TPP riboswitch aptamer (THI element) from Eubacterium ventriosum, 96 nucleotides, folded computationally. The RNAcentral record of the sequence draws on Rfam and Ribocentre. Its mean pLDDT, the model's own confidence on a scale to 100, is 76. Its Rfam family is "TPP riboswitch aptamer (THI element)". From the family's description: Vitamin B(1) in its active form thiamin pyrophosphate (TPP) is an essential coenzyme that is synthesised by coupling of pyrimidine and thiazole moieties in bacteria. The previously detected thiamin-regulatory element, thi box was extended, resulting in a new, highly conserved RNA secondary structure, the THI element, which is widely distributed in eubacteria and also occurs in some archaea. Analysis of operon structures identified a large number of new candidate thiamin-regulated genes, mostly transporters, in various prokaryotic organisms. The THI element is a riboswitch that directly binds to TPP to regulate gene expression through a variety of mechanisms in archaea, bacteria and eukaryotes. through a variety of mechanisms in archaea, bacteria and eukaryotes. Tandem TPP riboswitches have been reported where both TPP riboswitches respond independently to TPP. The structure of TPP riboswitch has been reported for Escherichia coli and Arabidopsis thaliana.

[in-house]
RNA sequence: UUCAUUCGCUAGGGGUGCCUGAAGGCUGAGAGAUUUUAUCAACCCUUAUUACUUGAUACGGUUAAUACCGUCGUAAGGAAGCAAUAUGUUGGUUAA
Numbered sequence: 001u002u003c004a005u006u007c008g009c010u011a012g013g014g015g016u017g018c019c020u021g022a023a024g025g026c027u028g029a030g031a032g033a034u035u036u037u038a039u040c041a042a043c044c045c046u047u048a049u050u051a052c053u054u055g056a057u058a059c060g061g062u063u064a065a066u067a068c069c070g071u072c073g074u075a076a077g078g079a080a081g082c083a084a085u086a087u088g089u090u091g092g093u094u095a096a
Stems, first nucleotide, its partner, number of pairs: 003088003008082003011046004017026003032040003052077003058071004
């Protein structure tokens, strides 16, 4: 000095389901609240083969369950900038 990774700051993106009369139960990082179709909180994600959406009330399995697991899926879409430190690394120079 180049690049990558980690962390940080600012800005941004996203989901909040299934069963149940209610209570409650299941999975998960997150299934919440309110002045209710938006705001806030927490959580996750920001170029992406790690958020999320579409396909999809899809296909296979499982369950009390359109939930859950898997295929689809290296699919298509999808929100970025900055400074410094640390680690590794490319090139150059100098010294031993």